[in-house]
RNA sequence: GGGGCUGUAGUAUAGCUUGGUUAGUAUACGUGCCUAGGGAGCACGCGGCCCCGGUUCAAAUCCGGGCAGCCCCA
Numbered sequence: 001g002g003g004g005c006u007g008u009a010g011u012a013u014a015g016c017u018u019g020g021u022u023a024g025u026a027u028a029c030g031u032g033c034c035u036a037g038g039g040a041g042c043a044c045g046c047g048g049c050c051c052c053g054g055u056u057c058a059a060a061u062c063c064g065g066g067c068a069g070c071c072c073c074a
Base pairs, nucleotide, nucleotide: 001073002072003071004070005069006068007067010027011026012025013024020057029045030044031043032042033041050066051065052064053063054062
């Protein structure tokens, strides 16, 4: 220098091809129940689409440009 893959709550992960339900799940965290107390369990809550722009009635999803990580080639 060229090419490929990836980026979603604190952490991990699904959804992306086929655009449309309130973005789901696990865990962590908070509150309550339970317990002699703690843990476990149960209920509820909290919290997210890497950034900018474009297309569209509507974008996590499609398009363009960046940024970051990993891999391959030179």
Predicted 3D model of a 74-nucleotide RNA (transfer RNA) from a Candidatus Pacearchaeota archaeon. Lineage of the source: Archaea > Nanobdellati > Candidatus Pacearchaeota. Model confidence (mean pLDDT): 83 of 100. It matches the Rfam family "tRNA". Rfam links the family to the GO term triplet codon-amino acid adaptor activity. RNAcentral holds the sequence, with entries from ENA.